[in-house]
Context: one part of a larger RNA
RNA sequence: CUGGGCGUAAAGGGUUCGUAGGUGGUUAGAUAAGUCAGAUGUGAAAGCCCUGGGCUCAACCUGGGAACUGCAUAUGAAACUGUUUGACUAGAGUUUGGUAGAGGAUUGGGGAAUUUCCGGUGUAGCGGUGAAAUGCGUAGAUAUUGGAAAGAACAUCGAUGGCGAAGGCAACAAUCUGGACUUGAACUGACACUGAGGGACGAAAGCGUGGGUAGCAAACAGGAUUAGAUACCCUGGUAGUCCACGCUGUAAACGAUGAGUACUAGCUGUUGGUCCUGGUGUAAAAGGAUUAGUGGCGCAGCUAACGCGUUAAGUACUCCGCCUGGGGACUACGGCCGCAAGGUUAAAACUC
Repeated sequence: CUGGGCGUAAAGGGUUCGUAGGUGGUUAGAUAAGUCAGAUGUGAAAGCCCUGGGCUCAACCUGGGAACUGCAUAUGAAACUGUUUGACUAGAGUUUGGUAGAGGAUUGGGGAAUUUCCGGUGUAGCGGUGAAAUGCGUAGAUAUUGGAAAGAACAUCGAUGGCGAAGGCAACAAUCUGGACUUGAACUGACACUGAGGGACGAAAGCGUGGGUAGCAAACAGGAUUAGAUACCCUGGUAGUCCACGCUGUAAACGAUGAGUACUAGCUGUUGGUCCUGGUGUAAAAGGAUUAGUGGCGCAGCUAACGCGUUAAGUACUCCGCCUGGGGACUACGGCCGCAAGGUUAAAACUC
């Protein structure tokens, strides 16, 4: 290489859109590029293989045959693939009517808590810990009460609940806006799937400029602990956390499980529809069927086992990504990107 693989052994790209490419529903006709058939020409000789012969045998030499799986040409076949013409509606999409939702963006006002400030009451402690101390407090703290300000986060509801491609999204209201589900009807008529490059999005931390800063809190300081304690505990505390704009582009970015389609026992919970039964107050509850999610079990099957099991890790197909002993090495060098931090692509010597 072929092959075999990718939940946990090495291996699914963080996610999505989409270019090239690859693959592609039903039906009729045409065509004959792929495909198939026999034919003709060619496929040098030697060699290999088969079968004879010659050196006493063999190696070696030599006759004949086969083979040379290929290429070209013309003829023919038309099932499949392709191309082309026409048609279809089961894939895909559009319209109309509904439904649920922390989906996204902007703006506005809200209550609880915390801290600070001002005033009242009030007096010697408060705070903190395993125990303490640093710290705060007679310049009146803690506690309690009235008022004011600020920033950040939204208890209960709340849920193996919902929405989103992923990251993620949670008080309330308004405006703008994306997607999903749903039943019947109408329409388009394969318009589809995947997707190398590429584009966009992408937690936290970090960076730039300008704001903001209540609480928390890397760094830092002090107090403890300890043999030591550059920690765990305590008292403080700056970046940061928040906002706007721009960058960074990584995570155990996890279901450690790529996307799509079809098929293959069931049982049970739950969320959103639709249709029945039901019943009442023509509200509901409850029950059943079906569909789209989301959980728990489980047959067959699969798996090294654990486990997975119609939300597959089962049975198949299409397309992409990735793996090939451990270390060296999520490294070096070079390229590209970045303000930097660094990211991405990615070896070898050597060694076991």